[in-house]
RNA sequence: AAAGUCGCCGCGGGAGAGACCGGCAAGGGUUCAAGACAGCCCAAAACCGGCGCCGAAGGAGCAACCGCCCCGGAAUCUCUCAGGCACCCGGACCGCAGCGAUAUC
Numbered sequence: 001a002a003a004g005u006c007g008c009c010g011c012g013g014g015a016g017a018g019a020c021c022g023g024c025a026a027g028g029g030u031u032c033a034a035g036a037c038a039g040c041c042c043a044a045a046a047c048c049g050g051c052g053c054c055g056a057a058g059g060a061g062c063a064a065c066c067g068c069c070c071c072g073g074a075a076u077c078u079c080u081c082a083g084g085c086a087c088c089c090g091g092a093c094c095g096c097a098g099c100g101a102u103a104u105c
Stems, first nucleotide, its partner, number of pairs: 001104001004102005010096004018051001020050004027042004052085003058081001059079003065073003
């Protein structure tokens, strides 16, 4: 010095699967009416219960392969515990930039 590699941070991109059913319920509409209440209809989010589904937070399992070969490390594969299934949030991974470290020179 460090194009490469690793970690952190910022910006951008980023898929899949029920706006499911029921309960609860803010609220809205309608009739009467001075008004309110009752009745009827619609009804978000959260929460509770149920069924179905997705895999790319995390987690777990096997393995090609790798290693110092006893043993260990290992995926976008597999499983769905968790998470998710309109929008938002999240999101493996990719790109760009910055910072720190480092193989190497």

The RNA shown here (Glycine riboswitch aptamer) has 105 nucleotides and comes from a Thalassospiraceae bacterium. Rfam family: Glycine riboswitch aptamer. Rfam's curators write: This family represents the bacterial glycine riboswitch. Taxonomically the source falls in Thalassospiraceae (Bacteria, Pseudomonadati, Alphaproteobacteria, Rhodospirillales).